Predicted 3D model of a 76-nucleotide RNA (transfer RNA) from a Pseudomonadota bacterium. The RNAcentral record of the sequence draws on ENA and MGnify.

[in-house]
RNA sequence: GGACGCAUAGCUCAGUUGGGAGAGCACCGCCCUUACAAGGCGGGGGUCGCAAGUUCAAGCCUUGCUGCGUCCACCA
Numbered sequence: 001g002g003a004c005g006c007a008u009a010g011c012u013c014a015g016u017u018g019g020g021a022g023a024g025c026a027c028c029g030c031c032c033u034u035a036c037a038a039g040g041c042g043g044g045g046g047u048c049g050c051a052a053g054u055u056c057a058a059g060c061c062u063u064g065c066u067g068c069g070u071c072c073a074c075c076a
Base pairs, nucleotide, nucleotide: 001072002071003070004069005068006067007066010025011024012023013022019056027043028042029041030040031039049065050064051063052062053061
């Protein structure tokens, strides 16, 4: 330098047909318990990596950039 993949909540990830932003764990409150754990109920938390484009509408499609990973090439 080239190809491919990944980037969504604090963490691990789903969202594969363009229209509701979600799950588990974690965190907070309540119940239960003498108390703790487990369990039950509820709650808070997101610029969907950054920017632009297409569209009535973008996490999703297109382009550029950034970071990470894998492979290939080059190495005077």

Its Rfam family is "tRNA". Rfam classes the family as a transfer RNA. The prediction has a mean pLDDT of 81.